[in-house]
RNA sequence: GCGGGUGUGGUUCAAUGGUAGAACGCGACCUUCCCAAGGUUGAAACGGGAGUUCGAUUCUCCUCACCCGCU
Numbered sequence: 001g002c003g004g005g006u007g008u009g010g011u012u013c014a015a016u017g018g019u020a021g022a023a024c025g026c027g028a029c030c031u032u033c034c035c036a037a038g039g040u041u042g043a044a045a046c047g048g049g050a051g052u053u054c055g056a057u058u059c060u061c062c063u064c065a066c067c068c069g070c071u
Base pairs, nucleotide, nucleotide: 001070002069003068004067005066006065007064010024011023012022013021018054026042027041028040029039030038047063048062049061050060051059
C1' cells in the first nucleotide's frame, strides 16, 4: 500500500428498515441483628460524519479504532 472482518449501557452479547433489549455489574428501597442470597425500582449505550427512506443499530459512501490476510 491492497483486501476482508469487528465496533450497541461499566462488562459480555442480542436486535436482517417500524418503541434499542437480556445477563452480570452500579444506585435507592424492602427483607435480615449483620453479611450473603432474594424481591421491587432507577440510571446508563447503537465509534464519528454524510446519503437513501415516511422511518436507519440495520442499506450505501467516507472516516476513526482494533483484528486477520496479502504485498
The RNA shown here (transfer RNA) has 71 nucleotides and comes from a Patescibacteria group bacterium. Rfam family: tRNA. Rfam's curators write: Transfer RNA (tRNA) molecules are approximately 80 nucleotides in length. The prediction has a mean pLDDT of 82.